[in-house]
RNA sequence: CGGACGCAAAGGCAAACCCACCGAAAGGUGGGGGCGCAGAACUUCCGGUCUAACGGCUGAAAGGCCCAGGACAGCGGGGUUGCCGGG
Numbered sequence: 001c002g003g004a005c006g007c008a009a010a011g012g013c014a015a016a017c018c019c020a021c022c023g024a025a026a027g028g029u030g031g032g033g034g035c036g037c038a039g040a041a042c043u044u045c046c047g048g049u050c051u052a053a054c055g056g057c058u059g060a061a062a063g064g065c066c067c068a069g070g071a072c073a074g075c076g077g078g079g080u081u082g083c084c085g086g087g
Stems, first nucleotide, its partner, number of pairs: 012037002017032006035074001041080003045077003048072003055066004
């Protein structure tokens, strides 16, 4: 100097739920709160899941069915990037 391992160390994020706001909804933002997470950091390129406003079909109507230009990175994969590494 490099590699491997792992007890760690310093920290980080923040589930459910509650309040306020945005949204048709899924969901998001802020505050509280911690279920957990070695990337639960960033990113929709691929798959998947959720919602169905607009739109389409149907119906006398109520409604029903279909549909992402919406959403989820804490569903998986991919890409980018960060921290430690004693003996």
This is a predicted structure of an 87-nucleotide RNA (c-di-GMP-I riboswitch aptamer) from a Pseudomonadota bacterium. The model forms 95% of the base pairs in the Rfam consensus. The sequence was found by an Rfam model in a public genome assembly. The prediction has a mean pLDDT of 86. The organism belongs to Pseudomonadota, within Bacteria. Its Rfam family is "c-di-GMP-I riboswitch aptamer". Rfam describes the family as follows. GEMM was predicted in a large-scale screen for bacterial structured RNA regulatory elements. Genes associated with GEMM are involved in a diverse array of functions, including chemotaxis regulation, signal transduction, secretion and chitin.